[in-house]
A computed fold for a 1505-nucleotide RNA from a Cytophagales bacterium, annotated as small-subunit ribosomal RNA. Lineage of the source: Bacteria > Pseudomonadati > Bacteroidota > Cytophagia > Cytophagales. The RNAcentral record of the sequence draws on SILVA.
RNA sequence: AGAGUUUGAUCCUGGCUCAGGAUGAACGCUAGCGGCAGGCCUAAUACAUGCAAGUCGAGGGGUAACAUGAGAGCUUGCUCUUGAUGACGACCGGCGGACGGGUGCGUAACGCGUAUGCAACCUACCUAGAACAAGGGGAUAGCCCGUGGAAACAUGGAUUAAUACCUUAUAAUAUUUUGAGUCAGAAGACUUGAUUUUGAAAGAUUUAUUGGUUUUAGAUGGGCAUGCGUAUGAUUAGUUAGUUGGUGAGGUAACGGCUCACCAAGACGAUGAUCAUUAGGGGGUCUGAGAGGAUGAUCCCCCACACUGGCACUGAGAUACGGGCCAGACUCCUACGGGAGGCAGCAGUAGGGAAUAUUGGUCAAUGGAGGCAACUCUGAACCAGCCAUGCCGCGUGCAGGAAGACAGCCUUCUGGGUUGUAAACUGCUUUUGACAGGGAAGAAAGUGAACCAUGCGUGGUUUUUUGACGGUACCUGUAGAAUAAGCACCGGCUAACUCCGUGCCAGCAGCCGCGGUAAUACGGAGGGUGCAAGCGUUGUCCGGAUUUAUUGGGUUUAAAGGGUGCGUAGGCGGGCCUAUAAGUCAGUGGUGAAAUACUUCAGCUUAACUGGAGAGGUGCCAUAGAUACUGUAGGCCUUGAGUGAAAUUGAAGUAGGCGGAAUUGAUGGUGUAGCGGUGAAAUGCAUAGAUAUCAUCAAGAACACCGAUAGCGAAGGCAGCUUACUUAGUUUCAACUGACGCUGAUGCACGAAAGCGUGGGGAGCGAACAGGAUUAGAUACCCUGGUAGUCCACGCCGUAAACGAUGAUUACUCGCUGUUGGCGAUAUAUUACUGUCAGCGGCCAAGCGAAAGCGUUAAGUAAUCCACCUGGGGAGUACGCUGGCAACAGUGAAACUCAAAGGAAUUGACGGGGGUCCGCACAAGCGGUGGAGCAUGUGGUUUAAUUCGAUGAUACGCGAGGAACCUUACCUGGGCUCGAAUGGUAUAUGACGUAUACAGAAAUGUAUAUUCCUUCGGGCAUUUAUCAAGGUGCUGCAUGGCUGUCGUCAGCUCGUGCCGUGAGGUGUUGGGUUAAGUCCCGCAACGAGCGCAACCCCUAUUCUUAGUUGCCAUCAGGUUAAGCUGGGGACUCUAAGAAGACUGCCUGCGCAAGCAGAGAGGAAGGAGGGGACGACGUCAAGUCAUCAUGGCCCUUACGCCCAGGGCUACACACGUGCUACAAUGGAGGGUACAGAGGGUAGCUACCUGGUAACAGGAUGCCAAUCUCAAAAAGCUCUUCACAGUUCGGAUUGAGGUCUGCAACUCGACCUCAUGAAGUUGGAAUCGCUAGUAAUCGCAUAUCAGCAAUGAUGCGGUGAAUACGUUCCCGGACCUUGUACACACCGCCCGUCAAGCCAUGGGAGUUGGGAGGACCUGAAGAUGGUUGCUGUAAGGCGCUGUUUAGGGUUAAACCAGCGACUGGGGCUAAGUCGUAACAAGGUAGCCGUACCGGAAGGUGUGGCUG
Repeated sequence: AGAGUUUGAUCCUGGCUCAGGAUGAACGCUAGCGGCAGGCCUAAUACAUGCAAGUCGAGGGGUAACAUGAGAGCUUGCUCUUGAUGACGACCGGCGGACGGGUGCGUAACGCGUAUGCAACCUACCUAGAACAAGGGGAUAGCCCGUGGAAACAUGGAUUAAUACCUUAUAAUAUUUUGAGUCAGAAGACUUGAUUUUGAAAGAUUUAUUGGUUUUAGAUGGGCAUGCGUAUGAUUAGUUAGUUGGUGAGGUAACGGCUCACCAAGACGAUGAUCAUUAGGGGGUCUGAGAGGAUGAUCCCCCACACUGGCACUGAGAUACGGGCCAGACUCCUACGGGAGGCAGCAGUAGGGAAUAUUGGUCAAUGGAGGCAACUCUGAACCAGCCAUGCCGCGUGCAGGAAGACAGCCUUCUGGGUUGUAAACUGCUUUUGACAGGGAAGAAAGUGAACCAUGCGUGGUUUUUUGACGGUACCUGUAGAAUAAGCACCGGCUAACUCCGUGCCAGCAGCCGCGGUAAUACGGAGGGUGCAAGCGUUGUCCGGAUUUAUUGGGUUUAAAGGGUGCGUAGGCGGGCCUAUAAGUCAGUGGUGAAAUACUUCAGCUUAACUGGAGAGGUGCCAUAGAUACUGUAGGCCUUGAGUGAAAUUGAAGUAGGCGGAAUUGAUGGUGUAGCGGUGAAAUGCAUAGAUAUCAUCAAGAACACCGAUAGCGAAGGCAGCUUACUUAGUUUCAACUGACGCUGAUGCACGAAAGCGUGGGGAGCGAACAGGAUUAGAUACCCUGGUAGUCCACGCCGUAAACGAUGAUUACUCGCUGUUGGCGAUAUAUUACUGUCAGCGGCCAAGCGAAAGCGUUAAGUAAUCCACCUGGGGAGUACGCUGGCAACAGUGAAACUCAAAGGAAUUGACGGGGGUCCGCACAAGCGGUGGAGCAUGUGGUUUAAUUCGAUGAUACGCGAGGAACCUUACCUGGGCUCGAAUGGUAUAUGACGUAUACAGAAAUGUAUAUUCCUUCGGGCAUUUAUCAAGGUGCUGCAUGGCUGUCGUCAGCUCGUGCCGUGAGGUGUUGGGUUAAGUCCCGCAACGAGCGCAACCCCUAUUCUUAGUUGCCAUCAGGUUAAGCUGGGGACUCUAAGAAGACUGCCUGCGCAAGCAGAGAGGAAGGAGGGGACGACGUCAAGUCAUCAUGGCCCUUACGCCCAGGGCUACACACGUGCUACAAUGGAGGGUACAGAGGGUAGCUACCUGGUAACAGGAUGCCAAUCUCAAAAAGCUCUUCACAGUUCGGAUUGAGGUCUGCAACUCGACCUCAUGAAGUUGGAAUCGCUAGUAAUCGCAUAUCAGCAAUGAUGCGGUGAAUACGUUCCCGGACCUUGUACACACCGCCCGUCAAGCCAUGGGAGUUGGGAGGACCUGAAGAUGGUUGCUGUAAGGCGCUGUUUAGGGUUAAACCAGCGACUGGGGCUAAGUCGUAACAAGGUAGCCGUACCGGAAGGUGUGGCUG
């Protein structure tokens, strides 16, 4: 010091979360020792038991107990007597029980803190000084004798003492009254007089002291008063009658309404009174860089309290924790009549709680009370016990030791890695623990004794005695590595990684988030990391958080500027001079307790801990100074502000008058069938005459053109012309005033539209409403009507996207340009140009800003004042209050819930946004599909099985380029288990096999027969054993490879540079051009890569070379004919090479690229035609069943063999095809012309037979040689005449052929017979732009055969059309909007339904605290008093006042519960719609009103987001 988390990515805003520190803690796991500290935070709940305050005999009367002495009795070790002695129960008296100890209820207060004051006070004991202590008296407790009572206790009689009590005397600087002087700000103080009033005393004793009384001082402790500081709430705004003040009196130690009488009417409060809630305050503690924030345990100071409430007494001091009285609640005792009690002292108990200790020891030390003292008392204190509660320290060993051991774990597995020098083993040490021995300091004083000094207090020396802790700390010795390590974590933040298990399960989680079969995130293990006698978790506080911002934030769009003005309080305020010294500044003094914290030194072996010293303490008070600034007081000034004069501007306001156009209506005329309205219609109007048109009349509302990022106004807002009144701004002049100013909480006024009230008015428009359409619906958009309203007057309301989403004022800070109003200068003579002031706009420098943007009209730089914000939702809601006729407005929460919500910009994607362009995309054409029958594939269904895969385009004549068996993966049944195949090693054997027979469906089994080679090394084969089996089982969402598609679309990127905070941009955009990111030009870009094109193949032309099996022009031979033969290379052809085409030439256009031209030339012309070739990527696209492969699964089976069946099923639906429906045709006859392929388990000429399929012979050919082979359409001749036909051929019957172990399920072909549907096909839809479509046949692969109408090739014949790019589909580029990014198959709103949660209202009901009124009223205090008593002081009784408590009552406040009810939030897959985001399909939103299941719709005004 930061980090994680909103996004595809970015910057910002903003919240949430984490890392740190702390703790009186608790919980989980674990635990060796010691030191120091701490230990009921909850029930101020209730308490058994013990102890916590006594002491003094040197005050007193005395003698109950104990001891000693003496005496007596005798039972000789007991009893009695004796206050004589030590002492001492109870009692009188003195001092102390007001300290010490506990707790934090109450208290928001002079309670506390700090600083002052008391001239308004007290102070026992202590210190110092002064003075004094003389007489007298009567009681009383105890003791004794009684009485009552259960007890507590009460009471009568007699008698007695005091340092108890009373009285007389005396006394001052005391006290009362009254003078003078000095001082003082002061009610007064001091000094000095006078007079008067009032009151003292105590003794004890060891004779040395001590105690007593009065008084003055001091010290100590207190009391009172005051300034300042000290929690939250305004949804608490008014409070107060002893209240505020005065006079007088009373009271107090003292001032004071403290109390009372009278008088006055004040006092407090927005600088927060009163009320409510919460709370002891401080020193300090924790945290923080600090400022602050939080806190107030332990220790110290103050306060308050002592079962609850009240009250006084005593006393120096109390309104008294272990005193008293009364009332109340509770507990206990009781003989029922009455009594007793108060742990918030120390222990301890119960209860509560997550949780907090022993019914311990000692007065040895420190301190306290009493005492002359010894001493006694002391749960204060000092110690010990319990607890890892915290802090600190120590230890659990150290060194060597590699076969890098075994086990474990991981692995790419003959091996390696890791655990790990770790262990074993060797040597060494002994802290700690155990045992044994020794053994403290803390003790100083004091006491006792002796001695010395001294006049007396007193001092000194010597000696004696006193330790709870404790035989503890500490020291020494002995044996022995011996007695001692855990906890959390390991996805990121955050140090630390693998395996197994699990499979959105179980679980984890602080935030983000993990887990759906390969989880470093769950659980276990191995390993590692961190800390360590602890480690984690939880709670709380501060920090990080500049996230309440004084230090140190913001408000155009993220949350946030009030709708606007006027103005009160307040805050702030121009220039000069003088005074003052309140603020301010520096100096000095006092204080700021100690402890803590800091620095330093020291003591415990160290540290924690403790001690000494020092520094600091921002604060408060006082004092003497300074006077720049602020304040205050006074004087002056003119520039701020205002006034005046003169001009000028304007839809500024209010009231009145007038005007024309339009609309609607009425009347009359002309006129006839429609009008109107829409996307298209209909409702509506119209033959009773509409619409249209003309004339006249009426009414209300609004003011075209001018008109404009023009004007005016504070804002809302303001528009025909004109009059009156009112008002504002600006300019010029510089005459007047002389700071009069700025801002502005509360307040007051104004304030669009809608709405409300009363009364008018009502043409048009027009919520609601009605009807018509649209639609799945249409409570809408569209149409026809139409009421409130819109208009006027008066009165309310008080809100808007009331916006520049930008508060007001002042000053300063580059420029350019337009415009409105004024003024000035100049030129000219009403305009131009220029300067300036005040406005209204545009573009920009600097600067600012997250960016967009703002930029002299700031969102820049500064100043002053006001308003407002602090995550989203809940919610501008609830409750309360205020205003309003109401509607509503203002003010304005919480529970709960989420980890985001949001702003700007970026890249994409998308749009029922825009622009440009392309494509058989549409259009123009040709032919099909969809209807029929059949073939084939798929779905579905069926089945024992109908194996599996492919499923929009991009599955469906697809994998399959060939399912009768095999294939085959499926089903049924029968069999095998190292297995059907292959390899290695080892063993054994000479077999294996073949043939035959039998069983069997076969596999297989059984039986018989037969049976190797050799160069001797071995080979071959089999068996057995063993190592590797096998799986078309799962996962294509673990993968490789291959493939489809966008798409043969023109795109996709990089390096460097530049721009931007950044994501990114630029380049790649722009202007042209192209089939093309093809090329050219321009340009902060310059280059490059993958794609395009070219290079490759086929084809079209020519040439060269070469001629066999191909060819035959010329020559020769030859045939019925035939390249048949010789020969030839000319031609065709074959197959190698080369040429050729490049917009190269011409014309036009163009800067160029290029385009156009029926151009020239050329076989071919602008890519000549075709093919191969497929960028970055998309679809988790397809394939684990071609193959390969990780993981998982099966192993006498999910493997392997065999037979049979199935993949060929069949109410149905779809795709792809074939054949047709006929005459451009069918049938029969004749006849012509290809290309490319195949062939020896083959193709087969030819011959024979058969109607034919084919069969039987036979020959050629391993092929430019032989063969399949006939090409077909075509041409030609004949026939058929429009029919379900001489079309069509399905289906079925019969007979055959061929292949093959085998044609039943389930083959093809041939012949004869049969002769179905179908007469050109609905909505819709497909292909094709030239050798193409259409049409015609041929060949091949697979293959025994074939379900082929399929697929792949080949050639023959051979068209039509394209105006064009509006529309549909797909694509490319640019741009725009976006709330989308899983990217529109997106996102998302509201009602309803379900579950859960918190909350508002609610008839009421329960409880609580505080206050008021009335009644009653204890103790006590105080006043009175005629009664009683006492010598008196006084007391008792009675009574008034006051008052705790009790009772009654009305209202307010705060909580709990509450039938029912309202909305809200949350919840993978509910219902209805689709409101918003794109022009979101009616632009959206704001205010308001009405309406509607719901989102919402409509009207009216406003905004652009």